Molecule: Bacterial RNase P class A
Organism: Paracoccaceae bacterium
RNA sequence: GCGGAUGGCUGGAUGGCUGCACCCUGUCCGGGGUGAGGAAAGUCCGGACUCCAUGGAGAAACGGCGCCGGGUAACGCCCGGCCAGGGCAACCUGAGGGAAAGCGCCACAGAAAACAGACCGCUUUGGCUGCGUGCCGGAGCAAGGGUGAAAAGGUGGGGUAAGAGCCCACCGCGCCGGUGGUAACAUCGGUGGCAUGGCAAGCCCCGCCGGGAGCAAGACCAAAUAGGGACCGGAGGGGUGUGAAAGCAUCCGGGGCCGCUUCAGCCCAAGACGGUCCGGGUUGGUCGCAUGAGCACAUUGGCAACAGUGUGCCCAGAUGAAUGGUCAUCCAGGGGCGGCAACGCUCUGGACAAAAUCCGGCUUACAGGCCAUCCGCAAAU
Numbered sequence: 001g002c003g004g005a006u007g008g009c010u011g012g013a014u015g016g017c018u019g020c021a022c023c024c025u026g027u028c029c030g031g032g033g034u035g036a037g038g039a040a041a042g043u044c045c046g047g048a049c050u051c052c053a054u055g056g057a058g059a060a061a062c063g064g065c066g067c068c069g070g071g072u073a074a075c076g077c078c079c080g081g082c083c084a085g086g087g088c089a090a091c092c093u094g095a096g097g098g099a100a101a102g103c104g105c106c107a108c109a110g111a112a113a114a115c116a117g118a119c120c121g122c123u124u125u126g127g128c129u130g131c132g133u134g135c136c137g138g139a140g141c142a143a144g145g146g147u148g149a150a151a152a153g154g155u156g157g158g159g160u161a162a163g164a165g166c167c168c169a170c171c172g173c174g175c176c177g178g179u180g181g182u183a184a185c186a187u188c189g190g191u192g193g194c195a196u197g198g199c200a201a202g203c204c205c206c207g208c209c210g211g212g213a214g215c216a217a218g219a220c221c222a223a224a225u226a227g228g229g230a231c232c233g234g235a236g237g238g239g240u241g242u243g244a245a246a247g248c249a250u251c252c253g254g255g256g257c258c259g260c261u262u263c264a265g266c267c268c269a270a271g272a273c274g275g276u277c278c279g280g281g282u283u284g285g286u287c288g289c290a291u292g293a294g295c296a297c298a299u300u301g302g303c304a305a306c307a308g309u310g311u312g313c314c315c316a317g318a319u320g321a322a323u324g325g326u327c328a329u330c331c332a333g334g335g336g337c338g339g340c341a342a343c344g345c346u347c348u349g350g351a352c353a354a355a356a357u358c359c360g361g362c363u364u365a366c367a368g369g370c371c372a373u374c375c376g377c378a379a380a381u
Base pairs, nucleotide, nucleotide: 001377002376003375004374005373006372007371008370009369010368012330013329014328015327016326017325018324020035021034022033023032024031025030037352041363042362044361045360046359047358048357049214050213051212052211054264055263056262057261058260062210063209064208065207066206067081068080069079070078071077082096083094084093085092086091097205098204102203103202104199105198106197119145120144121141122140123139124138125137126136127135128134153171154170155169156168157167158166172194173192174191175190176189177188178187179186180185218287219286220285221284228278229277230276231275232274233273237252238251239250240249241248242247254268255267256266257265294313295312296311297310298309299308300307301306331350333348334347335346336345337344338343
C1' cells in the first nucleotide's frame, strides 16, 4: 500500500423569532425550568407489579427448553470452553440430549434402502453344438462397474479357483482401564474381527421449567340508579342424646369454595353454590406513574459475562396523546469552476425512526463519519 476479520462510538452545532406539553413561581400581563431513542420499532422471550383462584402438596394433559461450566431477579439472553463444519488466516456458523426402549419413514434412480441383495460382472463345472471362446443350466463370490443423499467399515498387503475381517498392519468403531480437566471432552494403552445405515425441524424416551389474565391490570372519588327483576337447578342419608311429638344439639356422611387427586380450613335447607333470560345508569376525575434489578466516575475481585465498595447525580410523563416550525451563521460529506499546488468562489447538504406501567434481552431498520485490535499478500528498512 491492497484486501479482509472483530468490537465499539457518533449519527449535526450555536443563536434569534414563534408554537406545544408538564412542573415551579406568581399574578392576572407574566417569569423561570425541563422535554425522545439506539433502536422509543416488532411485541418475540424473561421478569417486576396488579388482580382472579381459600391455602399446601401431588398427578395427568399441554407448551417450551436441551453439549459443558459460569453469570443473572429471570430467560429461549450473556460470558468462557468443548465438539462438528467452513476459511491460508484473523475469524465465522451450528434446533449441539437419546437412533443397541419401541413404532414409523427413507422420494427418484437402482437388482437391492435394513431379517440385505445380485443388473453388468468374476470363478468353476455339466450338457448341447451349426465349433461362433456361441446357447442352456448347476455351484461359489461380492473385488470391479453401474444407481443413489446414503449400498452393511476404509486403505494397503497376504490369501484364494475367484473372492470375502478369511488373516495381518494402520485408521475408524464398540468395550475395559490409565492420565489430564470441575465438566463437556482430550489423550494413551489394552481388547473385540466389526456387531450398531440415516431421520427425533416424525411419534416417542429422558432431564429441567411453566396456574391464568394483563396498566383498557387494579384502587379511590364523583356522577348515575331500582344499591335491580323473572325463572330454574341445587346436598334432606345414618347414628347418638333430649323430647309425647314437631324440633333442637352433636358426630359421621353429602354438596360447595380451582379442571383432577389428596390434606387442612371455611360455608350450606332461614338455600352454600350454579344456570338461563330481561331491564337501567355511568362512561368524568385522581392515584397506579417516574428513586429505579437507576445513571456517571473511581476502585477491588474475576480471562470474561458480572459482582462488591466509595463518591456524586435525579434524567419526558402526555391520555386522541406535547417534544414542532422558520431564519441566520458554522461543521462533516458530495458536485462544479479557477489554480502546478496550497487554496479560493459557488451550489448542494445530515440516515433509520419517534416514548405511553416499568425493567433485562433478542430481532429488525439505519445516509454519512470516527476509533481500537487482529489476519493475509506485496514491497522497503